[in-house]
The RNA shown here (Archaeal signal recognition particle RNA) has 316 nucleotides and comes from a Candidatus Bathyarchaeota archaeon. A source record names the gene ffs. The RNAcentral record of the sequence draws on ENA. The coordinates come from a structure-prediction model, not an experiment, and the mean pLDDT is 76. NCBI's taxonomy places the organism under Archaea, Thermoproteati, Candidatus Bathyarchaeota. It matches the Rfam family "Archaeal signal recognition particle RNA". Its family is annotated with SRP-dependent cotranslational protein targeting to membrane, signal sequence recognition and signal recognition particle, plasma membrane targeting in the Gene Ontology. Rfam classes the family as a non-coding RNA gene.
This record gives sequence, structure tokens and C1' cells, in this order.
RNA sequence: GUGGCGGGAGGGUUGGGGAGCUAGCCGUUCCCUGUAGCCCGAAACCGGCUACACGCGGGGACCCGCUAACCGGAGGGGGAGGCGGAGCCAAUCGGGGGUAGGCCCGUGCCGCUAACAAUGGUCCCCUGCCCUGCCGGGCCGGCGGAGGAGAACCCCCUCUGAAGGGAGGGGGAAAUCCCUCACCACCGAACUCGACGAGGCUCGGAAGAGAGCGGUCGUAAGGUGGACGCGCGGGCGCUGGCAGGAUCACAGGGGCGAGGAAGCGGCGCGGAAACCGCCGUCGAAAGGCCCGUCCACCCCUUCGGGAUGCCGCCAU
Repeated sequence: GUGGCGGGAGGGUUGGGGAGCUAGCCGUUCCCUGUAGCCCGAAACCGGCUACACGCGGGGACCCGCUAACCGGAGGGGGAGGCGGAGCCAAUCGGGGGUAGGCCCGUGCCGCUAACAAUGGUCCCCUGCCCUGCCGGGCCGGCGGAGGAGAACCCCCUCUGAAGGGAGGGGGAAAUCCCUCACCACCGAACUCGACGAGGCUCGGAAGAGAGCGGUCGUAAGGUGGACGCGCGGGCGCUGGCAGGAUCACAGGGGCGAGGAAGCGGCGCGGAAACCGCCGUCGAAAGGCCCGUCCACCCCUUCGGGAUGCCGCCAU
């Protein structure tokens, strides 16, 4: 010097990243993540440090024995991890639009079934029922009562008588009469219509006359009922005729001559709606694909560090 066998001096690993705090670096704090891989103690008004800062104090485990363990850089690869994301897909949810299918309505045809049907089905025509216009009838209701003459009556005037009174003229007017289509019956005047007017009263010598209560008979305004007239108007759960219109059902009459009410199914047409289905669009979405290498993990290669290396025995 080399090789072998021991020793255990010594070396290394015992996680990483982000946020926060800080002049800055670690740690306790929070978050993410990986390992075969730690324990005890203190620590956010904080604990230890100074770019050789990459925790501090006290213990343990494991690896290596220097051509090592291990550390750093570069390159390459892996990955079913985490994080992030332009994009793509997407269970599913929501909004809006559309819709030739389902559902709903109507309708035509076909089939099944089938009440009914030559004692006449379906259908067609006419009429009635309905509406409008015109022309009527009936009933109820409403309105209406003409005109003239005329007195013993009323009013005014004149004349006259010794009183009561008498004579004449004019006007009015309801009883009476005439005419008229315009009447009939009943009620109806205390005072304040008329006639008669017991009793009583007044004037008068008497005769006689006057006013006039009760009452009777009439009458006015007015009322009731009836008849008549009127023409318009009003009403009526009445009714007739003519013309036109409308026509699902119902009723009556007529025509033709064999189907056909309801129901079910199929095909077609039209419509409504948007519940189901379908199409499309917008938005959200667990998750997946993909991308990133931001973080962590594994493997390989290479460069540098570790690294000026020790002790003992044996062999040579």
C1' cells in the first nucleotide's frame, strides 16, 4: 500500500408548500399535502435569530462508517394526489320559444255492436210554435154632456097708492118646452136656489095682503151607477188576418223509398291547450375529460458537496 474482520470516534435523516406576522428568516396560529419516520416543554401585547438568519431547550428512533448515508443544482420520466382553470362532455334542475306525437273538442269515411224501422228509417218540402211590420177585434181604463126659447124667479130703471101693494120697460136664467147623437136612475142646499107654505109673526078698521120657520115637492155645484158617443191616448198572462224574416228542438201534414239513434275502435281533416312527449335556446350544476406545473410524492442520469477522514486485530 492492498484485502478481510471488528470497533464506534463521527456524519446524516426524522417532512414540504401557501397565507398570516415581521425590517427580514424560522416557529407556535390557519389552510393544502406526503411519509417506514418521532416524544416532552414554552411561545401572538409572542419564542429563537440576522442574508452563514432557514427555529429554541431537553430526549428518542433510524441510516451510514467515508468510493457511504445524505444535501444542493440541472435534465428526463412517472403519477389513480392536491390546487387552479380557458375549453369540452354531462346525471339533473330552472326560465323562454316552437311543436306534425299523446291528451281535449268538432267533423268526414270505414268496421264492430245496436234501440228502432215497409204499421215507413235517414233525408227533403209545407205549416204551426219564434221575431218584425201593417191592419183589426175583445176586455179594462180615460174624456165628454151641445144649442135655442122661456116664468109666478133674480137684478136694474120709470110711474103710481094713505099701508100691505099695483103697472110698465130692459137684462139674466136651472126646473118647463123645442131641437139635437149628448140621456136615464139615485144621493145631494143649516146659513146662502125655487114652489107650496100648518103654526106663529108683520101691515091694515075690516076686507085683504106681505115676509116666511119646521115640513113636503123640485133644483144647482158635486158624487155614485148605467147607457151612448169620441178619437187619441193608456193598459191587458185575450184573440184574428196579411206580408216578410229566422228555424236547434217540438207538433201537424205531405214526398221519396232502406237504412240507422247511442257506444267502441281505426283512418283522415280542422281547431284549442302546452299537462305528458319531442325539438331548439338561455342559465345553473354534483361529476368526468383535458390543460397547467402552482404545491406535494416516487424513480433514473449527471455535476458539485459530504471528503484532507480515524482506532484495533489478522493476512499479505